[in-house]
């Protein structure tokens, strides 16, 4: 120098005008204006996990569905972080995975003779028939998984024993696996010893199984004052005139129309939920680390047609990446400009 990998930071900056939206004074002719002051992010994004808050209900137990799935640890709580373990990639930093396929069942394109208590294409041998002098060829019943051949995969590997040829058929040794025992580790494992030819293929982001977890909807949740209009309730006047019920008929009581006053439900309207919070930061203590705890300091949008631009100059310089808050809060993906640091590899140079 190149080439990878892996951690953290910023998100142009200052001024001066001119605007927009809340909060505090003050001022007002109630329209507002005048002052001081704050005003998107690391993803504010996708809405994909998990938490509070808020109603409905009481959600103990089970069925169904669903989500997750090595071990220990953090945390409100995760599918998230730390930290270890086991397997893979990679020359190496480093990365990426993770119950059960040795409970049952399902699956596997093409090719191949077979694809899973497999299998005879070639090949390889005994036997029987024909040809030939023989050697060897032909044909046919078997036996064979040692070789070739297909395939991503062909049912442990290497020597030897064995046999007609051959095979864990038998031995030795690796390798696996199962059982059981020791020995470190909190554990997940690891390492060792005995025992058995046990040799078992792949897939669970296929159905099962096993374990833990999960009630529902959701700030348009939800609570609170509250117009006009029309409705209900009480109550108190009226009952002149008509109308219903009691009654044969009057009186008469009684509803109902009317008027008035009041309560309550409730639309529209407003308010609150609403931003001080599992909050930030500086130090210290514990902890390998995630992270708790202790003490000091800060206060940092809260909007509802919904505000953060917009010109000019200077730094530097022509553009200025991704990208706009909506109840808040931890995460995870995505998107994206620049800079800075540790680590590896390669190559040159001293």
């Nucleotide at each position: 120098g190149g080439a990878g990998u892996u951690g953290g930071a910023c998100a142009g900056a200052c001024u001066g005008u001119c605007g927009c939206u809340g909060c505090g004074g003050c001022c007002u002719u109630c329209g507002g204006g005048c002052c001081g002051g704050a005003g998107a992010g690391g993803a504010a994004a996708g809405u994909c996990c998990g938490g509070g808050c808020u109603c409905c209900g009481u959600a103990g137990g089970g069925c169904a569905g669903g989500a997750c799935g090595c071990u220990g640890g953090g945390u409100a709580a995760c599918g998230c972080c730390c930290a270890g373990g086991g397997g893979g990639a990679g020359u190496g930093a480093u990365c990426c995975c993770c119950g059960u396929c040795a409970c049952g069942u399902g699956c596997a394109a093409c090719a191949g003779a077979g694809a899973g208590u497999a299998g005879a294409c070639c090949g390889c041998c005994u036997c029987c028939g024909g040809u030939g002098c023989a050697a060897a060829c032909c044909g046919g019943c078997g036996g064979u998984a040692a070789g070739g051949g297909u395939g991503a995969a062909a049912g442990g590997g290497u020597g030897g024993g064995g046999u007609a040829a051959g095979a864990g058929c038998c031995c030795a040794c690796c390798g696996g696996c199962u059982g059981u025992c020791g020995u470190g580790g909190c554990g997940a494992c690891a390492c060792g010893g005995c025992a058995g030819g046990c040799c078992a293929g792949g897939u669970g982001a296929a159905c099962u199984c096993c374990g833990u977890c999960c009630g529902g909807a959701g700030c348009a949740a939800g609570c609170u004052c509250a117009a006009a209009u029309a409705g209900g309730g009480u109550g108190g006047c009226g009952c002149c005139a008509a109308g219903g019920u009691c009654g044969g008929c009057c009186c008469g009581a009684c509803c109902a129309u009317g008027c008035c006053a009041c309560c309550g439900g409730g639309u529209a309207g407003a308010g609150u939920g609403c931003u001080u919070g599992a909050g930030g930061u500086a130090g210290u203590u514990g902890g390998u680390a995630a992270c708790a705890g202790c003490u000091g300091c800060c206060c940092u949008a809260g909007a509802u047609g919904a505000a953060u631009g917009a010109c000019a100059g200077u730094c530097a310089u022509g553009a200025u990446a991704c990208a706009a808050g909506a109840c808040c809060c931890g995460g995870c993906u995505u998107a994206c400009g620049u800079c800075c640091g540790g680590c590896u590899c390669c190559a040159g140079a001293u």
Source information
The prediction has a mean pLDDT of 77. A computed fold for a 350-nucleotide RNA from Pseudodesulfovibrio sp., annotated as Bacterial RNase P class A. Its Rfam family is "Bacterial RNase P class A". It is annotated as a ribozyme. A source record names the gene rnpB. RNAcentral holds the sequence, with entries from ENA. Taxonomically the source falls in Pseudodesulfovibrio (Bacteria, Pseudomonadati, Thermodesulfobacteriota, Desulfovibrionaceae).